[in-house]
Molecule: c-di-GMP-I riboswitch aptamer
Organism: Candidatus Bipolaricaulis sp.
């Protein structure tokens, strides 16, 4: 540097749902929760999807592809 994630250690994230607040909505933030996740880390470039006040508008990354970075173990 590349490939792999069966097992292990120490950790990490957090779906549905509930509460509060924000938003017209999709949805977001915080707390609880824990289905899952080896990039479920970062960003948001192309596509998909969602909202509808229709606009070169907004949302979603735990949908696909691409970009950047990274822990442990094995090869």
């Nucleotide at each position: 540097u590349c490939c792999u994630g069966a097992a292990a250690a120490g950790g990490g994230c957090a779906a549905a749902c509930c509460u509060a607040c924000g938003g017209g909505a999709a949805c977001g933030u915080a707390g609880g929760g824990g289905c899952g996740c080896a990039a479920a880390g970062c960003a948001a470039c192309g596509g998909a999807c969602c909202c509808a006040g229709g606009a070169c508008g907004g949302g979603c990354g735990g949908c696909c592809g691409g970009g950047c970075u990274g822990c442990c173990a094995g090869g």